Small-subunit ribosomal RNA from a soil metagenome, 1423 nucleotides, folded computationally. Its mean pLDDT, the model's own confidence on a scale to 100, is 86. It matches the Rfam family "Bacterial small subunit ribosomal RNA".
RNA sequence: ACGGAGAGUUUGAUCCUGGCUCAGAACGAACGUUGGCGGCGUGGAUUAGGCAUGCAAGUCGAACGCGAAAGGGUAGCAAUACCCGAGUAAAGUGGCGAACGGGUGAGUAACGCGUAGGAAACCUGCCUUCGAGAGGGGGAUAACACCUCUAACGGGGUGCUAAUACCGCAUGAUACUGCGAGACCGCAUGGCCUUGCAGUCAAAGGUGGCCUCUAUUUAUAAGCUACCGCUCAAAGAUGGUCCUGCGUCCCAUUAGCUAGUUGGCGGGGUAACGGCCCACCAAGGCGACGAUGGGUAGCCGAUCUGAGAGGAUGACCGGCCACACUGGGACUGAGAUACGGCCCAGACUCCUACGGGAGGCAGCAGUCGAGAGGCUUCGGCAAUGGGGGAAACCCUGACCGAGCGACGCCGCGUGGAGGAUGAAGGCCUUUGGGUUGUAAACUCCUGUCAUGUGGGAAGAAACGCUGCCGUUCGAAUAGGGCGGCAGUUUGACGGUACCACAAGAGGAAGCUCCGGCUAACUCCGUGCCAGCAGCCGCGGUGAUACGGGGGGAGCAAACGUUGUUCGGAAUCACUGGGCGUAAAGGGCGCGUAGGCGGCCAUGUAAGUGGGGUGUUAAAUCCCCCGGCUCAACCGGGGACAUGCAUUUCAUACUGCGUGGCUUGAGUACAUCAGAGGAGACUGGAAUUCCCGGUGUAGCGGUGAAAUGCGUAGAUAUCGGGAGGAACACCAGUGGCGAAGGCGAGUCUCUGGGAUGAUACUGACGCUGAUGCGCGAAAGCUAGGGGAGCAAACGGGAUUAGAUACCCCGGUAGUCCUAGCCGUAAACGGUGGGCACUAGGUGUUGGAGGCAUCGACCCCUCCAGUGCCGCAGCUAACGCAUUAAGUGCCCCGCCUGGGGAGUACGGCCGCAAGGUUGAAACUCAAAGGAAUUGACGGGGGCCCGCACAAGCGGUGGAGCAUGUGGUUUAAUUCGAUGCAACGCGAAGAACCUUACCUGGCCUUGACAUCCUGGGAACCCUGCAGAGAUGCGGGGGUGCCUUCGGGAACCCAGUGACAGGUGCUGCAUGGCUGUCGUCAGCUCGUGUCGUGAGAUGUUGGGUUAAGUCCCGCAACGAGCGCAACCCUUGUCCCUAGUUGCCAGCACUUCGGGUGGGAACUCUAGGGAGACUGCCGGUGACAAACCGGAGGAAGGUGGGGAUGACGUCAAGUCAUCAUGGCCCUUAUGGCCAGGGCUACACACGUGCUACAAUGGUCGGUACAGAGGGUUGCCAAGUCGCGAGACGGAGCCAAUCCCAGAAAACCGGUCGUAGUCCGGAUCGGAGUCUGCAACUCGACUCCGUGAAGUCGGAAUCGCUAGUAAUCGCGGAUCAGCAUUGCCGCGGUGAAUACGUUCCCGGGCCUUGUACACACCGCCCGUCACAC
Repeated sequence: ACGGAGAGUUUGAUCCUGGCUCAGAACGAACGUUGGCGGCGUGGAUUAGGCAUGCAAGUCGAACGCGAAAGGGUAGCAAUACCCGAGUAAAGUGGCGAACGGGUGAGUAACGCGUAGGAAACCUGCCUUCGAGAGGGGGAUAACACCUCUAACGGGGUGCUAAUACCGCAUGAUACUGCGAGACCGCAUGGCCUUGCAGUCAAAGGUGGCCUCUAUUUAUAAGCUACCGCUCAAAGAUGGUCCUGCGUCCCAUUAGCUAGUUGGCGGGGUAACGGCCCACCAAGGCGACGAUGGGUAGCCGAUCUGAGAGGAUGACCGGCCACACUGGGACUGAGAUACGGCCCAGACUCCUACGGGAGGCAGCAGUCGAGAGGCUUCGGCAAUGGGGGAAACCCUGACCGAGCGACGCCGCGUGGAGGAUGAAGGCCUUUGGGUUGUAAACUCCUGUCAUGUGGGAAGAAACGCUGCCGUUCGAAUAGGGCGGCAGUUUGACGGUACCACAAGAGGAAGCUCCGGCUAACUCCGUGCCAGCAGCCGCGGUGAUACGGGGGGAGCAAACGUUGUUCGGAAUCACUGGGCGUAAAGGGCGCGUAGGCGGCCAUGUAAGUGGGGUGUUAAAUCCCCCGGCUCAACCGGGGACAUGCAUUUCAUACUGCGUGGCUUGAGUACAUCAGAGGAGACUGGAAUUCCCGGUGUAGCGGUGAAAUGCGUAGAUAUCGGGAGGAACACCAGUGGCGAAGGCGAGUCUCUGGGAUGAUACUGACGCUGAUGCGCGAAAGCUAGGGGAGCAAACGGGAUUAGAUACCCCGGUAGUCCUAGCCGUAAACGGUGGGCACUAGGUGUUGGAGGCAUCGACCCCUCCAGUGCCGCAGCUAACGCAUUAAGUGCCCCGCCUGGGGAGUACGGCCGCAAGGUUGAAACUCAAAGGAAUUGACGGGGGCCCGCACAAGCGGUGGAGCAUGUGGUUUAAUUCGAUGCAACGCGAAGAACCUUACCUGGCCUUGACAUCCUGGGAACCCUGCAGAGAUGCGGGGGUGCCUUCGGGAACCCAGUGACAGGUGCUGCAUGGCUGUCGUCAGCUCGUGUCGUGAGAUGUUGGGUUAAGUCCCGCAACGAGCGCAACCCUUGUCCCUAGUUGCCAGCACUUCGGGUGGGAACUCUAGGGAGACUGCCGGUGACAAACCGGAGGAAGGUGGGGAUGACGUCAAGUCAUCAUGGCCCUUAUGGCCAGGGCUACACACGUGCUACAAUGGUCGGUACAGAGGGUUGCCAAGUCGCGAGACGGAGCCAAUCCCAGAAAACCGGUCGUAGUCCGGAUCGGAGUCUGCAACUCGACUCCGUGAAGUCGGAAUCGCUAGUAAUCGCGGAUCAGCAUUGCCGCGGUGAAUACGUUCCCGGGCCUUGUACACACCGCCCGUCACAC
């Protein structure tokens, strides 16, 4: 200095596996919305598609020959001439350059690139250094002139001419060639140095200056001199060429490739090695360490990401390569096989006189096209760099700048401070307020950017020229070279950066998001629609998830989206994963290559480790410093550069060489066990068939049957025979084998293993890709065989069907021989080998010990095979010396589910098929283990009128009542399996009433507030169906501070009222139900990664999680029980209205006196607790029996309902959120409806009769109610009832006659003297009113019904059954409903198999909306 974060999503919950998805960073981007300024970068990624136009490579007159014109001037009248222009322009010869610079990435998987080396196998113009030289000649040619061809492009002929153009000759070495000698060196060819001889090859001049030397002698030249060139040679530098090691993508569903191929000899060619090319010879070369083929791709420095290792990329900048319309070819040259050169061919475009020609933007701009998509036909050579030139200078779309694009990075601004009445407006609201929000307004400031005006840099240093100085060449004070100083000149950008001034908050904010992940919440709208969505998922009327508003969060000149890469992903795992059950061990063996390999010594130093050296270009990254006001950006320095090469040291380990060893492995010997394998032979039992005997009607088969067999004699039974297959008992959790697998016996052949004791070999070992072999069953081919069994098939059953399960038959096949097939839940779902790591207990084989006469028992060791179990491991289950523990070695295999072990291709097979083995598409999971529940036509235990045993019903009839349905103007609404249906209704004629029709009202029938008026209130007329409307009369109250006020009424105004309108799936409350079932939980502790478990399970027991015992649990709570009420016994107290034993009176009635005993009343108490006895039981809890007792094991009954379940019921009891209506969905009124009626169901009543009906007589309750009330006596009526009025606010009076029962009479089995529906008539009562639509009475009528199909309900004792009585509601209306009361008063329970419901334990599960679950296939339809 640097340095590693996770989350969502499978489940009811959990842990794990595993995929999908998100948060990060990045981009040559694009799209959407928005957009002030600047700096620095960056910008055709697609069609290496086509291109108009302009420009992008020229320059040199100091190499050479030539040489205009415009224009101007002079002369001339003019033509014209001359001069200037000008030795200029232009072209040519010649030289250098054009091979650089610039573009692109098509091709290329290659020595192309990278890296490290080699060239003793090479080249190198210009440049530098150094040596030598440059003598003397020659012949042409372009330009030009003339002629000529052609449309054009372009040529042809004749003639003239120069050179640093071209060609000989001379000279010449350290060059080259040949021959020779010697020294040294190298990895081979060989190199290098010294030296001798012979041969071969050069050149060009130009410009300036000068007169020392020579010649004419003014000055110039032969000359001298300087510079620039020229030639040969040596060397350097630079640039290039070739060769080599190593590295460099995917596909093996590409496995074999190769004829110049591989090598050799000789030649050719090249700058140079080389099959580079050729002739000949040999037959090689490459390949699972991936040749060949196919696909893709320029490579690298680096860039992005990442903790790193990696992964992805190869824009800009830099290095290399390749390409230049496509393909091929050479020329020139130092260099090209040449982007802006040539030739040929092709495609395309253009011109054409049709004969021919011209062209190549992947240079800079620009255009069209294709595309989501990428710029100006700009300025300048001022700088940097390049070419030419002596230089001036010219050229330079390299470059420097500017322009365009928010494409990226960076910076700045859009104002700052103050400012509460917390303004208005918006939004929300519990209506109080909150929020937007110091935000705004307002006040005071500032002046960045933009605007205007003015000023105004740096980038420029030079070259050159002039002068001076130094130095050098020189004869030289001339000139030149080199160096220095001074002067002079040059800016595209650009009047830019920057500075100053002016003015004024004035011109400058958006985008996305707000369900979780993920930071940010409300209102409205919508109503599984419209839509959202990265994943999970939102939306079906209260949506923080859609759309809008308000508010908020985040980022900001941007913000989102899409695409792509890396990350997260340890999700290909080198760092750093796995394979018993999640995906994953090859079916098994033998064995090749390969990988790995015991002990000792020694050598070596390849691997390995340390040090040094070289390299790892620059830029980038990192650190430091510096420059632009900062930053981005840029400059300088440093560090790094993990690699490669080389050198040196070390030698523990590995390798290699050598020598040895015995413990791994093997061999020999002895003993042993065995269903190990192959072949041949043999045996008995059984089935079937055949023959014969006996024998007769069935047999067989099933849940039950039938098909089938049988009187032509079956089955059964006896004897004989045939044939095939399989081997009972022994037999074992036993043995053998590598696996598949192996089971009667004997013989032959043969493999492996174990133990023991010695000897020998001396690491000979382990594993094992490819390969080879073995390999159940089924299947296939050929030939045999065929008893039983038995796919297919036939028949019979079952069933809705039954191509099944069951039954009767039955063919392949099963068996043998030979050959295929090659698979399996080929499983221990666990590859092989070696070593190590507590034990216990069986069993098989062998050996030893102890002991013995001997066999056992017992102990020890080895090998095998089981169970239990510690540490450890595991997601858990589990494994645990036979590991799934701890290590090493080798092989195989996995990477989400489906598609799919499918398709295609290859290989194998006679076929069936096997093996290898994808993709499109699709899903947000698919999975493993364990947990809690629920469920099971799983198991165990146990309850309940659950069944059974009984009694009585329902279902059939008539009626009542409720419901469905239908109808209707309305038949108001709700309740709907149990747990709706005589339920809300404990009282629908009006009212109720919510419904319908019609008539009316609009601050309203009701509440609060305000204003005005009036007491309130009472009586009454008219119209109307009424509501209502219009009137008349009476009445003047209470308090008072004298203003008025309170209650009430009327009118008005607006806030508001009102709603039985919706949502019980927004709710409270209340209720039903499981269920009066025995359960439901908590704290602490303990166990488990966790969900959870334990406790609460277990053994007993109970009505009970009741109690006892045990126990990693110990306690506790809600439930159970008890406490409460009532009833059953007794006692005490009290004694009226109740009571009357004894006494007295009596009208004979507890009527009266009296009594307080009894009954009773209503207060208090006692009593029952398994307390006592016996038995059973663990000595416990408890149970059974008994005693006593009125009552006995919770005495009977009631009240009491745990945690919860059913989105159970109720918005119509009430309350209440939200929504909806507001002259109506509110309110008033009349009439109607809720009472309808082909039907269906529930609940009841009454019956069908003689245990009865009917008539007469007689007896006995309890609990209630009563002043708008109950109503006595008496009288009237057949009766309902009426009249009447006593008593009673009730232990007093009344309702009130209880009824069944009992006694007696009658009826005699009949649709009746049963039954009473229905209908007719006449009445009574209530009420404003009984038509729709009340109850009752009387007379008459007299229906169905003769005990009820399938099915179904209640009840276990004072119960069922049966009988009546009372009450609530209520004007009236219930003989049938409901709630109570008493009277009479049974039967039965063996038992828990079954039906239903429930409790506990356990088991399986793919269920968790929980079996009314989940889910598979087919078909139809839609997409």